[in-house]
Context: one part of a larger RNA
């Protein structure tokens, strides 16, 4: 010095950090959605209206009774509660459609490599975004949903009919694009609207991100000297957004290598980091940049761009089954079991900051803010301050006067950092919004009141006597210490070094 643990001890707060081992298996639950201003729709709630029943004001008219009361019965006009049906589109389960899920979060198995750093390069691509410049006409056939059926334990999947789109197709027009033999040929859109907008198609350019190539640098072993046949190089051809043996046919026999191929180990690589006066060693947690990978392995599809919470196949290993069959994937966040010397909460909000989607309102957001646990670290305070000699009393030690503990305490003044308790009470949000939090902070009261240990004391190396034991029991970094007078074992007065922390183990300088 440390992403440490261990052992005794342990008041505060601030900022940080917390599976370094099993890339080991994983219950539960949340981490990707979002738009009705694209789209048929209408399952679920909300509002309206009509019906039916039910309970309940009011007016009224009539029966009964002696009765302007009461009590039954009508009719009118309100309300409440369930049920039904129809509207609406406030709102939305499901669908189709469009953007996002390729960003964000984890990890470091794998790579000794153009992976990484550093400097450059030409033969490329980019969805959103900005800025130019044109364009936005007229149709067309489906299909989900939906209904009525079937099969199936389930997962889910069959028929037959019906609709819609910013969904899917073809036609016009061609500023422009693309190919060209330079004649020509091929090639686009999508509409919604609250009328204010939002989009849509094609071309250039730009932002910023990305494929690719290259020069140098980038571990150890020669107890690893030869390696290579798509190898090495042409021509031509597929392919790719693009260069290229990136594939393939044909030709050629090259290519690498002692300046270390090759082949084995080991390893993520980098700003940093830690140490040092430096040169150097040593590392690569956290943070931020790049890569690589998502149970293993292989494959494609969709897309602007590819696959952790997408699909197909195989395989292990789990779960579920009616045995026909089928789910599943935490190296996202907590959590669980196991493994270890060892690493937290099945928390709290989207208020702030970023993302995604929407004209927005807003909806997602375990990203991210923030609280919880751990003296794991790193600063910061605290455990009173001042007076006080009869040097009390107690322990220790004595050469028995006396030393020491020791101004230490008691005693006496005082103050409130802290601490508990009341009150007020925020920055962070500009106009609305504040988890955090009634939390920092502020102000008032109580009261020395809540709060110290831990190594060590032969020399290195600061700090000493005394009893115990008696090469025993033990100590110990090293030298070394015990065998009857141990400053070196224990104990126990003193004494030194630290300090809420002290040792003690590992490691790296």
């Nucleotide at each position: 010095a440390u992403g440490a643990a261990c052992g005794c001890u342990g008041g505060c707060g601030g900022c940080g950090u917390g599976c370094c081992u099993a890339a080991u298996a994983c219950a539960u639950g949340c981490a990707a959605g979002u738009c009705g201003a694209g789209c048929g729709g209408a399952a679920a709630g909300g509002u309206u209206c009509u019906c039916a029943c039910u309970c309940u004001g009011u007016g009224c008219u009539u029966a009964a009774u002696a009765g302007u009361u009461u009590u039954g019965a009508g009719c009118a006009u309100g309300g409440u509660g369930u049920g039904a049906g129809a509207a609406u589109a406030c709102u939305c389960g499901a669908g189709c459609g469009g953007c996002g899920g390729a960003c964000g979060g984890c990890a470091g198995a794998g790579u000794a490599a153009c992976g990484c750093g550093u400097a450059g390069g030409a033969a490329c691509g980019u969805a959103c975004c900005c800025c130019a410049a044109a364009c936005u006409g007229a149709g067309g056939g489906a299909u989900a949903a939906g209904c009525a059926c079937c099969a199936g334990a389930a997962a889910u999947g069959g028929u037959g009919u019906c609709u819609a789109a910013u969904a899917c197709c073809a036609c016009a027009u061609g500023u422009g694009a693309u190919c060209u033999u330079c004649g020509g040929a091929u090639u686009a859109a999508a509409g919604c609207u609250u009328c204010g907008g939002c989009g849509g198609u094609u071309u250039g350019g730009g932002a910023a991100c990305g494929g690719c190539c290259u020069g140098c640098g980038u571990a150890u072993g020669a107890u690893u000297a030869g390696c290579u046949u798509g190898u090495u190089g042409g021509u031509g051809a597929g392919g790719u957004a693009a260069u290229g043996g990136c594939u393939c046919a044909c030709c050629a026999a090259g290519g690498c290598g002692a300046c270390g191929a090759u082949c084995a180990u080991u390893a993520g690589c980098u700003g940093g980091u830690c140490u040092g006066a430096g040169a150097g060693g040593a590392u690569g947690a956290u943070c931020a940049g790049c890569c690589u990978g998502a149970c293993u392995g292989g494959g494609a599809c969709u897309g602007a761009g590819a696959a952790c919470g997408g699909c197909c196949c195989a395989g292990a290993c789990u779960c579920c089954u009616a045995c026909g069959g089928g789910a599943g994937g935490c190296a996202g966040c907590a959590g669980u079991a196991g493994g270890g010397a060892a690493u937290u909460u099945u928390c709290c909000a989207c208020a702030a900051u970023g993302g995604g989607g929407g004209c927005a309102a807003c909806c997602c957001u375990g990203a991210u803010g923030g609280a919880g646990c751990a003296a794991c670290g790193c600063c910061g305070c605290g455990u009173g301050c001042a007076g006080g000699a009869u040097g009390a009393a107690u322990g220790c030690c004595u050469u028995c006067g006396g030393g020491u503990u020791g101004u230490a305490a008691a005693c006496u003044g005082c103050u409130u950092u802290u601490a508990u308790c009341u009150g007020u009470g925020a920055c962070g949000a500009u106009u609305u919004u504040g988890a955090c939090g009634g939390u920092a902070g502020c102000a008032g009261a109580u009261g020395a009141a809540u709060a110290a240990g831990g190594a060590u004391c032969g020399g290195c190396u600061a700090a000493c006597u005394c009893c115990g034991u008696g090469c025993c029991a033990g100590c110990a970094g090293c030298c070394g210490c015990g065998g009857u007078c141990a400053u070196a074992c224990g104990g126990a007065g003193g004494a030194u070094c630290c300090a809420a922390g002290c040792g003690u183990u590992a490691u790296c300088c």
Source information:
The prediction has a mean pLDDT of 85. Small-subunit ribosomal RNA, 5' domain from an uncultured bacterium, 509 nucleotides, folded computationally. The RNAcentral record of the full RNA draws on ENA and SILVA.